[in-house]
RNA sequence: CGGGGUGUAGCGCAGCUUGGCUAGCGCGCUUGAAUGGGGUUCAAGAGGUCGUGGGUUCAAAUCCCGCCACCCCGACCA
Numbered sequence: 001c002g003g004g005g006u007g008u009a010g011c012g013c014a015g016c017u018u019g020g021c022u023a024g025c026g027c028g029c030u031u032g033a034a035u036g037g038g039g040u041u042c043a044a045g046a047g048g049u050c051g052u053g054g055g056u057u058c059a060a061a062u063c064c065c066g067c068c069a070c071c072c073c074g075a076c077c078a
Base pairs, nucleotide, nucleotide: 001074002073003072004071005070006069007068010027011026012025013024020058029045030044031043032042033041034040051067052066053065054064055063
């Protein structure tokens, strides 16, 4: 330098292809109850500018363009 992939809650992920009303799951976290306590179980709850800027649209996590970060492959150099 070229090609490809990934980016969504603290962590790991789904949703994207085919746009649709309030963005979900598991673990974790907070509060309460059961238990003498822990563990565990049950109930309730908090937490996300969907990497970023722009565009299309009545409507964008989803479609289009640029950029950023990380990963893989190749080229180059040695």
Background: The RNA shown here (transfer RNA) has 78 nucleotides and comes from a Candidatus Brocadiaceae bacterium. It was read from a public genome assembly.